[in-house]
RNA sequence: GGGGGUUUAGCUCAUCUGGCUAGAGCGCGACACUGGCAGUGUCGAGGUGACCGGUUCGAGUCCGGUAAUCUCCA
Numbered sequence: 001g002g003g004g005g006u007u008u009a010g011c012u013c014a015u016c017u018g019g020c021u022a023g024a025g026c027g028c029g030a031c032a033c034u035g036g037c038a039g040u041g042u043c044g045a046g047g048u049g050a051c052c053g054g055u056u057c058g059a060g061u062c063c064g065g066u067a068a069u070c071u072c073c074a
Stems, first nucleotide, its partner, number of pairs: 001073007010026004019057001028044006050066005
């Protein structure tokens, strides 16, 4: 320098052809059980879907560019 992959909650990851309000586990908070801790259960908070732009009635999903990271080739 060139090819390919990845980027979604604090962490690890889903989201099956573009279509209703983007979810799960762990973690976090409240409450219940317990003398307390731990543990279990219930409820809850937490998202610019890397960034910018485009296509579309509608984009996490399609297209282009940029950035970060992994990998292959030279």
Molecule: transfer RNA
Organism: Paludibacter sp.